[in-house]
RNA sequence: CCAUCUCAAUCGGGGUGCCCCGUCCGGGGCUGAGAGGCGGCUUGGCCGCCAACCCGUCGAACCUGAUCCGGGUCGUGCCGGCGGAGGGAAGUGAGGUGGCGAGCGG
Numbered sequence: 001c002c003a004u005c006u007c008a009a010u011c012g013g014g015g016u017g018c019c020c021c022g023u024c025c026g027g028g029g030c031u032g033a034g035a036g037g038c039g040g041c042u043u044g045g046c047c048g049c050c051a052a053c054c055c056g057u058c059g060a061a062c063c064u065g066a067u068c069c070g071g072g073u074c075g076u077g078c079c080g081g082c083g084g085a086g087g088g089a090a091g092u093g094a095g096g097u098g099g100c101g102a103g104c105g106g
Base pairs, nucleotide, nucleotide: 001099002098003097004096005095006094007093008092010090011056012055013054014053017030018029019028020027021026036050037049038048039047040046041045062087063086064085068081069080070079071078
């Protein structure tokens, strides 16, 4: 110097769905790593913040296509397809291993 692996802090990205009882609040169930809390509003559900969790170019975290297709379910991205399709957030430091080269000493 090159390759590769691991770790760290920092920074950044992301989603939060479905069903039942009760029906304002609360409780139970499904999938999942994650389905939480607080606040605001036009009370429609959205939006914001925080937390946990996952992911960061070696990128299937997540979004789009999609009010998609097949299967299954009480129901839902529940499973598979679509699909390595199109997008998608990172730089730094420390260490391990292997390789190459140079200098110095013997």
Molecule: TPP riboswitch aptamer (THI element)
Organism: Pseudolabrys sp.